[in-house]
RNA sequence: GGGCCUGUAGCUCAGUUGGUCAGAGCGCACGACUGAUAAUCGUGAGGUCACAAGUUCGAACCUUGUCAGGCCCACCA
Numbered sequence: 001g002g003g004c005c006u007g008u009a010g011c012u013c014a015g016u017u018g019g020u021c022a023g024a025g026c027g028c029a030c031g032a033c034u035g036a037u038a039a040u041c042g043u044g045a046g047g048u049c050a051c052a053a054g055u056u057c058g059a060a061c062c063u064u065g066u067c068a069g070g071c072c073c074a075c076c077a
Stems, first nucleotide, its partner, number of pairs: 001073007010026004019057001028044005050066005
C1' cells in the first nucleotide's frame, strides 16, 4: 500500500431480501420470599445501533467517506 471481517445497553451477543415501540442473557437498583443470607420470582433504569454524509415516504439494515480493533497478501529490511 491492497483485500476481507467486526463495531447494537456496563459486559457477552441476537436482530440486516428497509416498515409496528430496538431486544435477550448476565450485571445494576428496588420489591417479594426468609429469622437472616444465598438461590428463586416480580418490577424498573440503562441505547442518538462507532462517527459523518447520501439514497428513500421510511435506515441498526442500502451507498460513500472517516475512526477503532482483528485477519490475510504485498513492499522494505
Predicted 3D model of a 77-nucleotide RNA (transfer RNA) from Slackia isoflavoniconvertens. Rfam family: tRNA. It is annotated as a transfer RNA.